Model confidence (mean pLDDT): 81 of 100. This is a predicted structure of a 74-nucleotide RNA (transfer RNA) from a Patescibacteria group bacterium. Taxonomically the source falls in Bacteria candidate phyla (Bacteria). It matches the Rfam family "tRNA". Rfam classes the family as a transfer RNA.
RNA sequence: GGCAGGGUAGCUCAGCUGGUUAGAGCGCCGUCUUCAUAAGGCGGAAGUCGGGAGUUCAAGUCUCCCCCCUGCUA
Numbered sequence: 001g002g003c004a005g006g007g008u009a010g011c012u013c014a015g016c017u018g019g020u021u022a023g024a025g026c027g028c029c030g031u032c033u034u035c036a037u038a039a040g041g042c043g044g045a046a047g048u049c050g051g052g053a054g055u056u057c058a059a060g061u062c063u064c065c066c067c068c069c070u071g072c073u074a
Stems, first nucleotide, its partner, number of pairs: 001073007010026004019057001028044005050066005
């Protein structure tokens, strides 16, 4: 350099061919329970969906350019 896969919450990931409130588990915070801790119950915070542009009534999802990660190859 070429090809393929990937980038979504602090971490690991889901998001079925475009349809509106962007989610799960773990973690974190509060609370209930306990003498206390753990476990468990309930509630909550946390996201420029890698960046930009385009298409569309509507984009995490489609198109183009760029950046980063992994693998293969030269």